[in-house]
RNA sequence: CCGUGCUAGCCGGGGAGGCAGCGGUGCCCUGUAGCCCGAAAACCGCUAUAGCGGGGGUGACGCCCGUCCCGAGGUGUAUUCUUUUCGGGGCAGACCCAACCGAACGGUGCCGAGGGGUAAGUCCCGCGCAACGCGACCCGCCGAACCGCGUCAGGCCCUGACGGGAGCAGCGCUAAGGCGGCAGCCGAGUGUGCCGCGGGGGAGCUUGCCCUGAGCCGUUCCUUUGGGGACCGCCCGGGGAGAUACGUCGGAGGCGGGCGCACGG
Numbered sequence: 001c002c003g004u005g006c007u008a009g010c011c012g013g014g015g016a017g018g019c020a021g022c023g024g025u026g027c028c029c030u031g032u033a034g035c036c037c038g039a040a041a042a043c044c045g046c047u048a049u050a051g052c053g054g055g056g057g058u059g060a061c062g063c064c065c066g067u068c069c070c071g072a073g074g075u076g077u078a079u080u081c082u083u084u085u086c087g088g089g090g091c092a093g094a095c096c097c098a099a100c101c102g103a104a105c106g107g108u109g110c111c112g113a114g115g116g117g118u119a120a121g122u123c124c125c126g127c128g129c130a131a132c133g134c135g136a137c138c139c140g141c142c143g144a145a146c147c148g149c150g151u152c153a154g155g156c157c158c159u160g161a162c163g164g165g166a167g168c169a170g171c172g173c174u175a176a177g178g179c180g181g182c183a184g185c186c187g188a189g190u191g192u193g194c195c196g197c198g199g200g201g202g203a204g205c206u207u208g209c210c211c212u213g214a215g216c217c218g219u220u221c222c223u224u225u226g227g228g229g230a231c232c233g234c235c236c237g238g239g240g241a242g243a244u245a246c247g248u249c250g251g252a253g254g255c256g257g258g259c260g261c262a263c264g265g
């Protein structure tokens, strides 16, 4: 130096959590190489040499070991910053409501604003009137198998005959009842009324008359006062997300270093 056969090691790792501690199944992040089978979270197995039991592959070339570098990602803390949400508070709030002062604009006003007085109406009650619709009277028409009237074919009964009788259907007229209808009259009624009389009411509105004589109304803004807590802002407390800072653990990857035995040639 070459060949053959073994063994160590390797066949993923990490984070949080759990645990006296160390691993595992479970969750999360990486990676691509999930070695296979069995069991396992109020659990399974171990004890600082810290998974257990069984099996397979590769095998010191290094894919094995460890120092250092880098760093996915996780995680802790913060009188830090940004943002979002929940609960509590009526807080001198520029939030909401109302009023007062002032201003601007617009409308209206001696064809009289606003205010005052008076009367009437609107409102309520009673009585009356009218209207409306209803009912009754009234007029017309329809309308009874028999238990309405009149006339009664046929048939039936009486008679020697003449004739007579009761009487269904039919026809006519009507009752109860039904339909229609002007006018007029009567009765009861009402979410009707430019109506009348009387009484009541006393706030608002409308109208008329009288007195006075220049403002009144609306919108916006400002000052002040009072009230409110639905919204906004403010205060207190909690949760979530992101950024930053200081930590902590740390995969894959990179540099370089270390490295077993036996036999044969």
Stems, first nucleotide, its partner, number of pairs: 001265006009058003012030004020047005035055004064258002068254002073249006080243010091233001093232001095228005102221007114212009123200006129193002131190002134187002137184001138181005148173004156165003
The RNA shown here (Bacterial large signal recognition particle RNA) has 265 nucleotides and comes from a Clostridiales bacterium. The sequence is in RNAcentral, with records from ENA. The prediction has a mean pLDDT of 76. Lineage of the source: Bacteria > Bacillati > Bacillota > Clostridia > Eubacteriales. A source record names the gene ffs. The model forms 86% of the base pairs in the Rfam consensus.